Two RNAs folded together computationally: RNase P RNA and transfer RNA, 500 nucleotides in total. Rfam match: Bacterial RNase P class A. Gene Ontology terms of the family: ribonuclease P activity, tRNA processing and dimeric ribonuclease P complex. The family's RNA type in Rfam is ribozyme.
[in-house]
């Protein structure tokens, strides 16, 4: 120099002029309203507008909305099922699917990186083509034993040997297919073979040692019993109530106490009033108010149970009206610095700072100087890659807060430092 | 703000409980036919299945992220 790896910082600066959006103060215009008044006016309050001064005004991702929370309301939301999510171990955190540290597996020459990494010895399902066979195994070719027919050879004969074929068995060594073939390699053994036996490796189980654990090391036993896929259903463990600042609260304006429909003019009890009957205690009826129970319906935002509301009321639908103001609204799991604990994420203590809060939404433009990237030219240095100085031109990316945080992901410019591989030169 | 869907040839669509060469119609191109054109007949070209990564022996299909477009509710 080239090619990479890891973590980090910044997000052009200053000045002038002209603009944009909030805030505070002062002055002022007109409006509304109240008071005083000698009817000329004066003073106060409210919000609206204008001017001046002062002070403030985007990000590391404000983005995607992929996760997790705060906050607010729904009846504090119970149980079961369903649905969804997460999935090695330990820790961090308000919480997380995030982060940190480990373990195991995989990739890279390396710096280093990646992993949705529970269970296939519960069940179901799938494994195309090829291949004999794709999963409680089985046997196409082959190999071997036995029996039978035939042929040939030897033999005096009985018979023996060889070959072909058939039958009945044994076998899984060899063959080829495939992503994957029911352990692998070597030896013994056998009619041929085979964990049938042995050694090593793999696998499983047990014991033991180290570690909080995942897991790792060692020893012994078993003789293979256990193919893969769960980002297929599923099983196991854990987690999840719903909605979202258009949440929600207050004020104002306006419309109406509207239309249609479903549902008890339910039962029981207590009290009051009125009327009737009775000498009376009291009884009967009507109306009103309260309690309890049941039903239609509705709520508890999937279903069931359970529970709550349940009559001039609530439910379902329609119609009409408002489209204004204020709060929520930025001080918060906040940022920065120091120091301590921790390998680290992070936590404790102390100090300092507070810095947009709006409505479809403001933070911009021009000029000059400086800085940065790149190119060209000139000069200097060096064997050289290249470096330094000066001038000119060019360039400064991605992108705009909308209740607020913690993450992830995506977009994107520059810089310095550390590390790896490799080439050239000295 | 919340929720959902789609992306396959120039256009419109199949294929998506994984299985190898991804199909159809219209269009395009070439040839035949015709005096010429249309229609008709024959043949061909044309696809990184939106992108990237992963799971699997194998991905258009399953999963995650991203991009683009669209829809619904308040």
């Nucleotide at each position: 120099g080239c090619a990479g790896g890891a973590g980090g910082u910044c997000a052009g600066g200053c000045a002038a002029u002209c603009g944009c959006c909030g805030g505070u103060u002062u002055u002022u215009g007109g409006c509304g309203u109240g008071g005083c008044g000698u009817c000329a006016g004066c003073c106060g309050c409210g919000g609206c507008g204008a001017a001046a001064a002062c002070g403030g005004g985007a990000g590391g991702a404000a983005a995607g909305u992929c996760c997790g929370a705060g906050c607010u309301c729904c009846a504090c939301a119970g149980a079961g099922c369903a649905a969804g999510g997460u999935g090695c171990c330990g820790g961090g955190u308000a919480a997380c699917g995030c982060c940190c540290g480990g373990u195991g597996a995989g990739g890279g020459u390396g710096a280093c990186c990646u992993c949705g990494a529970g269970g296939a010895g519960a069940g179901u399902g799938c494994c195309a083509c090829a291949g004999a066979a794709a999963a409680c195994a089985g046997a196409c070719c082959g190999c071997c034993a036995c029996g039978c027919c035939g042929c040939a050879g030897c033999g005096a004969a009985a018979g023996c040997u060889g070959c072909c074929g058939c039958g009945c068995g044994g076998u899984a060594a060899g063959g080829g297919u495939g992503a994957a073939a029911c352990g692998g390699u070597g030896g013994g053994g056998u009619a041929a073979g085979a964990g049938c036996c042995c050694a090593c490796c793999g696998c499983g189980c047990g014991c033991u040692c180290g570690g909080u654990a995942a897991c790792g090391g060692g020893c012994g036993c078993g003789g293979c019993a256990c193919g893969g896929c769960a980002a297929a259903c599923c099983c196991c463990a854990c987690c999840u109530g719903g909605a979202g600042c258009a949440a929600g609260g207050c004020c104002g304006c306006g419309u109406a106490g509207g239309u249609g429909g479903a549902c008890g003019c339910g039962a029981u009890u207590c009290g009051a009033a009125c009327g009737g009957c009775g000498c009376g205690a009291g009884c009967c009826g009507u109306u009103c108010g309260g309690g309890u129970c049941c039903a239609a319906g509705g709520g508890c935002u999937g279903c069931u149970c359970g529970u709550c509301c349940g009559a001039a009321g609530c439910c379902c639908a329609c119609g009409g009206g408002u489209u204004g103001g204020c709060c929520g609204c930025u001080c918060g799991a906040u940022g920065c610095g120091a120091c301590c604990g921790g390998u680290g994420a992070c936590g404790a203590u102390c100090g300092c700072a507070c810095u947009a809060g709006a409505g479809g939404a403001a933070u911009g433009a021009u000029u000059g100087c400086c800085c940065u990237u790149c190119u060209u030219c000139g000069g200097a240095g060096g064997c050289g890659a290249c470096u330094c100085c000066g001038a000119a031109g060019c360039u400064g990316a991605c992108a705009g807060a909308a209740c607020u945080c913690g993450g992830c992901u995506u977009a994107c410019g520059a810089c310095a430092c550390c590390c790896u591989g490799u080439g050239a030169c000295c | 703000g919340c929720g959902c869907c789609a992306c396959u040839a120039g256009c419109u669509c199949a294929g998506c409980u994984g299985g190898a060469u991804a199909g159809a119609g219209c269009g395009u191109u070439g040839g035949c036919c015709u005096c010429c054109g249309g229609a008709g007949c024959c043949a061909a070209a044309g696809g990184u299945c939106a992108g990237u990564g992963g799971u699997u022996c194998g991905a258009a299909u399953c999963c995650a992220c991203u991009g683009u477009g669209g829809c619904g509710c308040g």
The coordinates come from a structure-prediction model, not an experiment, and the mean pLDDT is 77.